[in-house]
Context: one part of a larger RNA
């Protein structure tokens, strides 16, 4: 390489959009590139295979035949793939009527709490811990009441509940805006799927400039503890917040790529719709979409998965190929930097 694989053994890119490419619904006609059949030419000799012969046999040698999977030309076939022309509606999409939602962006408005400031009451402790101390307090703390300032987060509702491609999203109101679901019709007529490169988004931490700073809190410093204490506790700084610009990584996890089809059930959940009963509340049942649990066939090394598949298949992409060295070195690309990405070898077991 072929092959075999990728939930947990090595292996699914963090997630979208999308270029080339690959693949592509039903049907009619046509074409004949792929495909299939025939013919002709060519496919050196030697070798391989078969037959006969020559060295006493054999190896070896000689002669003849076969083979030569291929290529070219030509004559046909038309099922399938492709091309061309036409049609269709089930894939895909558009319009309509409803619906749910922490989906996103911007602006504004609340209440609770912490901290700080001012004032009142009040007096000797308060904090903190396993126990203490550093710390605060007679210059009046802690506690409590009233007033004010400022920042951040939004208790209850809250739920294997909702929304989003993922990261993620939770007070309330307004404006702008993306997607999704159901129903009944009408329309377009394969417009589709995947997607190397590419491009966009992407938690936290970190970086740059300028703001902001209540609480929390790395690093560092001090006080304790301890055999030691690079911890636990106390004080406090970056940071956490906002705007703009970078970074581009995570156990970015369902450790499970995307799309489509098929394959027993049972029971919950959320959002729609239909039917039946009822004055109604509401109940029963069927169905579409979502999200859980249990479980059969089947699969799996087992664990387990099981219509939300890890079952049975198809299309396309990514990735793996013993452990260490190493996700490292060197080089390239990107970055202000931190570093990211691409990615070996010697050697060793």
């Nucleotide at each position: 390489c072929u092959g075999g694989g990728c939930g947990u053994a090595a292996a699914g890119c963090g997630c979208g959009c999308g270029u080339a490419g690959g693949c592509g619904g039903u049907u009619u006609g046509u074409u004949a590139a792929g495909u299939c059949a025939g013919a002709u030419g060519u496919g050196a000799a030697a070798g391989c295979c078969c037959a006969a012969g020559g060295c006493u046999c054999a190896a070896c040698c000689u002669u003849g035949g076969a083979c030569g999977u291929g290529c070219a030309u030509u004559u046909g076939a038309a099922a399938c793939u492709g091309g061309c022309a036409g049609a269709c509606u089930u894939g895909a999409g558009u319009a309509c009527u409803g619906g749910a939602g922490g989906g996103g962006a911007u602006g504004g408005u609340g209440g609770a709490a912490u901290u700080c400031c001012c004032g009142g009451u009040g007096u000797a402790g308060a904090g903190g811990u396993g126990a203490a101390a550093u710390u605060c307090g007679u210059a009046g703390a802690u506690a409590u009441c009233g007033g004010g300032a400022g920042g951040a987060a939004u208790a209850c509702c809250g739920g294997u509940g909702g929304c989003g491609a993922a990261g993620g999203c939770g007070a309330c109101c307004a404006u702008c805006u993306g997607g999704c679901c159901a129903g009944a019709u009408a329309c377009u007529g394969a417009c589709g799927c995947u997607g190397a490169g590419g491009u966009g988004c992407g938690a936290a931490a970190g970086c740059g400039u300028g703001g902001g700073g209540a609480g929390c809190a790395a690093a560092c410093a001090g006080g304790a503890u301890u055999a030691g204490a690079u911890a636990c506790u106390c004080u406090g700084u970056a940071g956490u917040c906002c705007a703009c610009g970078c970074c581009g990584u995570a156990a970015a996890c369902g450790a499970u790529g995307u799309c489509a089809a098929c394959u027993a059930g049972g029971u919950g959940u959320u959002g729609g719709g239909g039917c039946g009963g009822u004055c109604a509340a509401u109940c029963g049942u069927c169905u579409c979409a979502u999200u859980g649990c249990c479980g059969g066939a089947g699969c799996u090394a087992a664990c387990g998965c099981a219509u939300u598949a890890a079952g049975u298949u198809g299309a396309c992409c990514g990735c793996c190929u013993g452990g260490g060295g190493a996700g490292u070195a060197c080089g390239g690309u990107c970055g202000c930097a931190a570093g990211a990405u691409u990615a070996a070898a010697a050697c060793u077991c």

A computed fold for a 349-nucleotide part of an RNA from a metagenome, annotated as small-subunit ribosomal RNA, central domain. It matches the Rfam family "Bacterial small subunit ribosomal RNA". The RNAcentral record of the full RNA draws on SILVA.